Parts: sequence; structure tokens; C1' cells
RNA sequence: GGAGUUGGCCAGGCAGUCGCUCCUUCCGUUUGGAAGGGGAGGAAAGUCCGGGCUCCAUCGGGCAGGGUGCCAGGUAACGCCUGGGGGAUGUGAGUCCACGGAAAGUGCCACAGAAAAGAUACCGCCGGUUCGGGCUCCGCUCGCGCCGGUAAGGGUGAAAAGGUGCGGUAAGAGCGCACCGCGCUGGUGGCAACAUCAGUGGCAGGGUAAACCCCACCCGGAGCAAGACCAAAUAGGGGAACCAGCGGCUUCGAGCCGCGGCGCGCGGCCCGCGCGUGUUCCCGGGUAGGUCGCUCGAGGCGCGCGGUGACGCGCGUCCCAGAUGAAUGACUGUCCUCGACAGAACCCGGCUUAUCGGCCAACUCCUUAG
Repeated sequence: GGAGUUGGCCAGGCAGUCGCUCCUUCCGUUUGGAAGGGGAGGAAAGUCCGGGCUCCAUCGGGCAGGGUGCCAGGUAACGCCUGGGGGAUGUGAGUCCACGGAAAGUGCCACAGAAAAGAUACCGCCGGUUCGGGCUCCGCUCGCGCCGGUAAGGGUGAAAAGGUGCGGUAAGAGCGCACCGCGCUGGUGGCAACAUCAGUGGCAGGGUAAACCCCACCCGGAGCAAGACCAAAUAGGGGAACCAGCGGCUUCGAGCCGCGGCGCGCGGCCCGCGCGUGUUCCCGGGUAGGUCGCUCGAGGCGCGCGGUGACGCGCGUCCCAGAUGAAUGACUGUCCUCGACAGAACCCGGCUUAUCGGCCAACUCCUUAG
């Protein structure tokens, strides 16, 4: 000097003139006026996760269903974050992982290939043998066929009875041995995932669970259009049938209580629970207004302490949008890095996606000079 990786910050600035909205105080009340203070994001987006809050609604159990999936921590919680392990990838700083189980079972692996998982012999190799031929003739060798052995060599394929080497064999084969791989047992280190070492066994011949499945852990539902209150209006409406079971009490009209029955509700089903009610059927009406919820929070910032870190604790300080057909706009001047993606609607913690330009810090690689 160049090229990268990771983390953090900013998100046009300044001035003026009008305009909009919320809060506090004062004045005025018919609408309002004055002063002061506040007023879109790093993703407000996607609605993908987790919650707070509200209601069902009160206490649970089981089945089904769904989610997560190495280990240990963080957190209100999570499918998130941090650290570690393993794997993949990059020269590297780093980055990514849908990372439990294939000896519980089932399924699938096209085509090619002999054969694709209880697998097989296409080309081969070896031995025996009928027949025929040759020769150095009683043996050797060649050819076709038949029988037996074989899976080391070749071929096909993403993948073919674990790999390499040596021995052995008629030819071969873990058939035997060495090393590696795999299984089992144990030692050491680590909370653990795992790492490493030793012994032992010729050894269950693949892959796939982002296929079904098995295992471990977790999971009520609906949602601010939740929900609460006020006001107003209508029809606290009309009709029909039955008026039933058991027990008790009473004021003896019938009513009340309990059980039973029925209806509704608790994401699907069952048990159980809660509420209501004599039961069943038919017809029909009003309300869309306002207030709250609505912003003080698992809050922001600074400092200190603890921790590898996520983060936690303590002290101090600050209040930082609450609209409701939807508030931030318009104009002028100027500066510059010339402004992208893009607008809250109950709130918060994450993830994912989009994105112009600038700044800071640490680390890696290349080149050059000293």
C1' cells in the first nucleotide's frame, strides 16, 4: 500500500417562515387562547417464534396432535443468545450445521449391473471329466461341453461381503498375521458432550429418519377488532305443546332445597369440573356513540464489581410518540459524505428479509521498503 473477516455507531445537517398532533399549567368557556415540554425505525417490514397483559375460567388427569433435538450455561421465556464438543468449509482471520437413535420394526435406493441388503456370478481364476486334435507319448497340452470350488482381479454404479500389506492356497477368501476401521470391557482428563490410552473379539456386509418410526424434553385457547365502563334506543317481546322422575322442608297457592335429567362452556376426544335451567319448537326487534385500556417499562443511559462470554448485581441519573379515515408536512437559503431500504396503532425479547453512504476498533492474508 492492497484485499478481507468480526463487532459497534450514525441514518442528511444548520437557519428562517407557515402548518399538524400529544402532555402540563393558566385564562376563557360556544368553538378556543397563551406559555413550556415531547413527537416514527435499524429494520417500524415478515407475522416466523417466545412472552407480558385481558377474557374463557375454575382445578386437574389421560389419549390424540404439535414443537425442539450434541453438551453446559444465560434469559421472563424461546425454535433465541453465549461458551464448549463433533463435522464441513476457507491459505487464514473466520463461517455454517434440519448435530438423539439404523443391533426395535417397516419402507425406499431410478438407470446401469450377475447382484442393491436374508444379495449374486457377466467377463474371469482353479480342479475334475466325456469327446476330438497335437506332441518330445502312458504323460503334457489345446478346443467345445458338463460337474465342482471361488469372489482376490476386471466391468456397472453415488454406493457391491471393511481398507492396505505380507503369508497361505489347486485357485482364492480375515483363511492367518501386522496396522487401521468396527463392536465390547476398562483406565485417565473433563460437570458433560467428548478426547485419549490399554485389553479383547475375526467382526452385526451399506446409505437414507429434511421417510414412517423409536427415544428425551416442552406445549390450554382466543386475542387490544382482547376486555372494562358510561350513555342512548328497542319489544326485560309474542305464540304453541308438555308441565314430567325420587326424596325432604314449608306459609299447602304452589314455592324452596338436594339428587337425577337437559343445555352451554373448558383447542379435538374421554374422565372430571364450572355455569344455567321445568323441557322443546316457531316468529320477531334495538344498539355501530363516547371514555378507559394507551404507554413508567422483564425501560434507557453512565459508573463500579463479578464472569472467558451471553449476562448478572449495586449506585446514580433520565422520562424518550400515543394517532383513531389515521399527527412529523410545505417553502426558502446554505453545507455536505449528495441521503438507500423505508412510517408506530397494546407492549416487549428474538430471528429472517430489504438497504445508499460514512465513521471507529480489533484481527487475517498478499506485496514492497528498512